Large-subunit ribosomal RNA, domain II from a Candidatus Altarchaeota archaeon, 701 nucleotides, folded computationally.
Context: one part of a larger RNA
């Protein structure tokens, strides 16, 4: 890992709701008694005779069959009554239904659906590992160094000093002696090994190593101290018990069909992994006529977007007036005067505001009306039982925070969550569209060259960049190309090109070494002309030289400028080679238009099922209906007992293997083989009742 078997909402008590049944102003129990038939009040205590109106169902009468009227259980409203010190106001109560048993849902207490802690406490067992200690033993090749002491000699007045020998000390040295340790490679190593091996390294006469025996015990011991060690266990050992500890946390929780169908919000909580209440879902009962996300209209409410500057505040420039008790400056002996800045007021002018408004939409909202739509096949509302949920997310629009974010936080709508199908290559929420079953057709979004169903469709243009062919990029730039509008020149010849000229006064004057069109300053005239600047650029030391403006000739038709628009180019950088989805395409790209076709569970038609409603049933009608997680509700299937009724079986039961038929499904039925003795079924009854998951348990392979 596979297979088989096992494996999780149970029991008691109490309460509550509902269903069924019994009896019923009573019910029940053997009885005491309990519940109910009366309440109110702290208590003493006192103590409910009913009435009126509205009106559903039903019933009755009438009917022109549309309806109208009467009565009216239940229902609603108002009186009235009881009580509370009770006048008012107010609270509770009163026009009667209970109780017992059983089933089911839920709650509470218990292990309370199952499995799962780390932990806490008690009583025992451990020092064969290891820590330190006690008793008795054993062990340490070889070499080195050479303390004290001693002897001899020398020196010395003495004490003593020196030299040479001798001597053999030391938590001394070297050391793979034995033995002990375990530094490095951060070597090898699913291993010989749950700490070993190789290499290298440390100690090796001592606070040394080792053996046997002993003693110290968990709220403790021992510790040259690391929270170390106390039997692979140590911030408190192990075993058993309390014990099914507790877990707001994690995992798991077993058959089917039908029906409705959520929430991820608010308030409170040492609350934010959880609860309680409300909202939202569901079921039953009640209720009895209106309900409502739409449209139009009328009348109110509102101060946003926008706009504006009339207020508040900010703010550009200019003018006028004022204030001296302001700053700076000038004149003056001073008084004072003048200029300027500042401030205040005002006029004109130019701008702003979430906490400004002289204004002011769309829009939202309230109440009427008219449509629409749902509703007597029962809406709205109410009461009660049961929940789940209380981590949300995307898109569009509107706000706030943030540089921003697949960011955070609000509001409105919608979708996903809990929604399948078609499209967007692929895809939670983007587009189309809400899936009962089947058959046939028509369309939506999106498409129609091939992959791939349908146009190599039509008309007119653009693009040359493979731009593009459905995510997607800026400012800026382009004599790329198409196009719109306007101006100027042009057969009296434009623009471009080619040929020729481009002169004289003059080398203008000044400056300067020089300054001759062309370093710089000033001026920029005249003549001859078809035209030619006191000179556009190159050039020279300065000249020279080349060239331009300007003119003529040749040529012969458009040229040039400005401002827009379309497509295109550039701007444009990411890590393995690569993406229009791919092939590929010059349209099969882009723009404008037209006609066809394809394309979904949408729509239509036909048939069937469920569901809802009517009905006693048979049956009928479908106007509306059929997705669905958590969850509520309804109905079924299978397994094992027991009772009872009916059956089968050695001429072959159960089980098991293969095959066939069948129900919407759980499932059911049959045939043959095997097997060799029990089994099926109706109605009741009771449950240790359904397996794929729990790192589930056990067994086998």
């Nucleotide at each position: 890992g596979g297979c088989a078997g096992g494996g999780a909402g149970u029991g008691u008590a109490u309460g509550u709701a509902u269903g069924u049944g019994g009896u019923g102003a009573g019910g029940u129990g053997a009885a005491a008694g309990c519940c109910u038939u009366a309440g109110c009040g702290a208590a003493a205590g006192c103590g409910a005779u009913u009435g009126u109106c509205u009106g559903c169902a039903g019933c009755c009468u009438c009917u022109u069959c549309g309806g109208a009227g009467g009565u009216g259980a239940g229902a609603g409203a108002c009186a009235u009554g009881g009580u509370a010190u009770g006048a008012a106001c107010u609270g509770c109560c009163a026009u009667u239904a209970a109780u017992c048993a059983c089933g089911u849902g839920c709650a509470u207490a218990c292990g309370a659906c199952c499995c799962g802690a780390a932990g806490c406490c008690a009583a025992g067992c451990g020092a064969u590992c290891u820590a330190a200690c006690c008793c008795a033993a054993g062990g340490c090749a070889g070499g080195a160094u050479g303390a004290a002491g001693u002897c001899u000699c020398u020196c010395u007045a003495c004490u003593g000093a020196g030299a040479g020998a001798u001597g053999g000390a030391g938590g001394u040295c070297c050391g793979a002696u034995a033995g002990a340790g375990u530094u490095u490679c951060u070597g090898g190593g699913c291993u010989c090994a749950a700490c070993c091996c190789g290499u290298u390294c440390u100690c090796g006469u001592g606070a040394c190593c080792u053996u046997g025996g002993g003693a110290u015990a968990g709220g403790g011991g021992u510790g040259a101290a690391a929270u170390g060690c106390c039997a692979a266990u140590c911030g408190a050992g192990c075993u058993u018990g309390g014990c099914g500890a507790u877990a707001g946390c994690g995992g798991g929780u077993u058959c089917c069909u039908c029906u409705c169908g959520a929430a991820a919000u608010a308030g409170c909580c040492c609350u934010u992994a959880g609860g309680c209440u409300a909202g939202u879902c569901u079921a039953a009962c009640u209720g009895g006529a209106g309900g409502c996300g739409g449209a139009c209209u009328a009348u109110g409410g509102g101060g946003u977007a926008g706009a504006g500057c009339a207020c508040u505040g900010a703010u550009u420039g200019a003018g006028u007036a004022g204030u001296u008790a302001g700053g700076g400056g000038g004149c003056g002996a001073a008084a004072g005067c003048c200029c300027u800045c500042a401030c205040u007021a005002u006029u004109c002018u130019g701008u702003c505001a979430a906490a400004c408004u002289c204004c002011g939409a769309a829009c939202c909202u309230a109440u009427g009306g008219u449509c629409g739509u749902c509703u007597u096949a029962g809406a709205a509302g109410g009461u009660u039982g049961g929940a789940a949920a209380a981590g949300g997310g995307g898109u569009u629009g509107g706000a706030g925070g943030g540089c921003a974010a697949g960011c955070c936080c609000c509001c409105a709508a919608u979708c996903c969550u809990a929604a399948a199908g078609g499209g967007a290559a692929a895809a939670a929420a983007c587009c189309c569209u809400g899936c009962u079953u089947g058959u046939g057709g028509u369309u939506a979004a999106g498409g129609c060259c091939c992959c791939c169903a349908a146009g190599u469709a039509u008309u007119a243009a653009c693009u040359a960049a493979g731009u593009g062919u459905g995510a997607g990029c800026a400012a800026g730039g382009g004599c790329g190309u198409c196009u719109u509008a306007g101006g100027u020149c042009u057969a009296a010849g434009a623009c471009a090109g080619u040929g020729a000229g481009a002169a004289g006064g003059u080398g203008a004057g000044c400056u300067u070494a020089g300054a001759g069109g062309c370093a710089g300053c000033u001026a920029c005239c005249c003549u001859c002309u078809a035209a030619g600047g006191a000179g556009u650029g190159c050039g020279u030391a300065a000249c020279a030289g080349c060239u331009c403006a300007c003119u003529c000739a040749c040529c012969g038709a458009g040229a040039u400028c400005u401002a827009g628009g379309g497509c295109c180019c550039u701007g444009a950088a990411a890590a393995u080679g690569g993406a229009c989805g791919g092939g590929a395409c010059u349209a099969a790209g882009u723009u404008a238009a037209u006609c066809g076709c394809c394309g979904a569970u949408a729509c239509c038609a036909c048939a069937a099922u469920a569901c809802u409603c009517c009905g006693a049933a048979a049956g009928g009608a479908g106007a509306u209906u059929a997705u669905g997680u958590a969850g509520g509700g309804a109905g079924g299937u299978g397994c094992u007992u027991u009772g009872u009724g009916g059956g089968a079986g050695u001429a072959g039961a159960a089980g098991u293997c293969u095959c066939u038929c069948u129900u919407u499904a759980a499932g059911g039925a049959g045939a043959g083989g095997u097997g060799g003795a029990u089994c099926c079924u109706g109605c009741a009854u009771a449950g240790a009742u359904a397996a794929g998951a729990a790192u589930c348990c056990u067994g086998c392979c």

The coordinates come from a structure-prediction model, not an experiment, and the mean pLDDT is 82.